[in-house]
RNA sequence: GGAGUACGCUGGACGGCCGCGCGAUACGCGGUAUCGCGAGGAAAGUCCGGGCUUCACUGGGCAGGGUGCAGGAUAACGUCCUGUCGGGGCAACUCGAAGGAAAGUGCCACAGAAACAAACCGCGAGCUUGGGGACUUCGUCGCCAAACUCGUAAGGGUGAAAUCGUGAGGUAAGAGCUCACGGAGCGUCGCGGUGACGCGCGCUCGGGUAAACCCCACCCGAAGCAAGACGCGCUCGAUAUCGUUUCCUCGGAAACGCGGACUGCCCGUCCGAACGAGCCAGGUCGCAUCGAGGUGCGCGGUAACGCGCACCCCAGAGAGAUGGUCGUCGGGGCGCGAGCCCUACAGAAUCCGGCUUAUAGGCGUACUCCGCAA
Numbered sequence: 001g002g003a004g005u006a007c008g009c010u011g012g013a014c015g016g017c018c019g020c021g022c023g024a025u026a027c028g029c030g031g032u033a034u035c036g037c038g039a040g041g042a043a044a045g046u047c048c049g050g051g052c053u054u055c056a057c058u059g060g061g062c063a064g065g066g067u068g069c070a071g072g073a074u075a076a077c078g079u080c081c082u083g084u085c086g087g088g089g090c091a092a093c094u095c096g097a098a099g100g101a102a103a104g105u106g107c108c109a110c111a112g113a114a115a116c117a118a119a120c121c122g123c124g125a126g127c128u129u130g131g132g133g134a135c136u137u138c139g140u141c142g143c144c145a146a147a148c149u150c151g152u153a154a155g156g157g158u159g160a161a162a163u164c165g166u167g168a169g170g171u172a173a174g175a176g177c178u179c180a181c182g183g184a185g186c187g188u189c190g191c192g193g194u195g196a197c198g199c200g201c202g203c204u205c206g207g208g209u210a211a212a213c214c215c216c217a218c219c220c221g222a223a224g225c226a227a228g229a230c231g232c233g234c235u236c237g238a239u240a241u242c243g244u245u246u247c248c249u250c251g252g253a254a255a256c257g258c259g260g261a262c263u264g265c266c267c268g269u270c271c272g273a274a275c276g277a278g279c280c281a282g283g284u285c286g287c288a289u290c291g292a293g294g295u296g297c298g299c300g301g302u303a304a305c306g307c308g309c310a311c312c313c314c315a316g317a318g319a320g321a322u323g324g325u326c327g328u329c330g331g332g333g334c335g336c337g338a339g340c341c342c343u344a345c346a347g348a349a350u351c352c353g354g355c356u357u358a359u360a361g362g363c364g365u366a367c368u369c370c371g372c373a374a
Base pairs, nucleotide, nucleotide: 001370002369003368004367005366006365007364008363009362010361012329013328014327015326016325017324018323020038021037022036023035024034025033026032027031040345044356045355047354048353049352050351051350052224053223054222055221064220065219066218067217068216069083070082071081072080073079084098085096086095087094088093099215100214104213105212106209107208108207120156121155122152123151124150125149126148128146129145130144131143133141134140135139164182165181166180167179168178169177183205184204185203186202187201189200190199191198192197228285229284230283233279234278235277236276237275242257243256244255245254246253247252258272259271260270261269262268293312294311295310296309297308298307299306300305330343331342332341333340334339
């Protein structure tokens, strides 16, 4: 200097004028004035987990769903941290749907001899037939081809995958037949580690597939702020499942049930009050959104994170505010210059912890590789 990897911050600022929402205070009060606050790193997707609210259950099981290497963190999670193993990358790093194929059942098309088994082409031996050569005319040796028999799976072909792989020895030709190195599986083996696992040793060597059915281990109630609470108003109830009083053998029993109008009395009807039940607003709360809250520092921990101290309060709309305009800057690009152009993704709706997706740019930290110079 170049090419990369991982992480973090930011992604607009200031001023003037005008316009909105909430809160506090004051007042001349259906409003005015002053002060304070007012859209994110993802507010998005609604993919997970919860807080909170209401209902259900309160012991076990089935069904269904979720997770799936180990140890930790967390309120919890399918998240995060640190490791282990496997894939990718020269590396920094990154990805993993990462338990079990020796419980069982399936599937591996086509091609190929053969994919829970076996020989298409070959290689070797034996025997028969044919051809021709050499030699020592008896005859012997050796070569080529074909049929049959036996041995074979090293070589070739097919395929994603074919008797674990490579090499050597051995063999009639071959084969883990033997040996060396490597791979996979198993082991009540030895050592190290909390553990996943690693190293060594021994035995064996026909596979793959469980984002196929399945087996194993652990976890899981439902609905959701349009949850839910109050309640203007309305309806019903008096022979009551309600209320009050008294008694009791504590299981219950008895008695009573307002005022007024029509009407002097009974029944009935209507109005009002209290009680009980039900429905419920153009209303209020939930929502001054105080929280598993934020910021700073210290301590513990490899880290995720935890603990302590100090400071802070940071939207709350309700078809839904958080804006418009002017000017000056900030950043980027082009241009000799004057100057011109651009300035991302995108908007809270019950509140949090994550994951995923989108993002013009700018700044910083650490690390890897290549080249050059000293």